[in-house]
């Protein structure tokens, strides 16, 4: 230099163009003599950034940034 993949909650990751989810973690409560395990409820998101398409974009298109892999 060229090509591919990835970027969504604190972490690991889902998400078919129609109001963004799970597990773990966190908070409160239940339960226990107490702790762990267990049960119930809850909080937490500018979906990396910019532009475009569309009635509507996490999702499609283009560009940028960062990470990662391959080729040279």
């Nucleotide at each position: 230099g060229c090509c591919g993949c990835g970027u969504u909650a604190g972490c690991u990751c889902a998400g078919u163009g129609g109001u963004a989810g799970a597990g773990c973690a966190c908070u409160u409560c239940c339960a226990u003599g107490g702790u762990a395990a267990g049960g119930a409820a809850g909080g937490g998101g500018u979906c990396u950034c910019g532009a475009g398409u569309u009635c509507a974009a996490g999702u499609c298109u283009c560009g940028a940034a960062c990470g990662u892999g391959g080729c040279u």

Predicted 3D model of a 72-nucleotide RNA (transfer RNA) from a Candidatus Saccharimonadota bacterium.
The coordinates come from a structure-prediction model, not an experiment, and the mean pLDDT is 83.
It matches the Rfam family "tRNA".
Lineage of the source: Bacteria > Bacteria candidate phyla > Candidatus Saccharimonadota.
The sequence was found in a public genome assembly.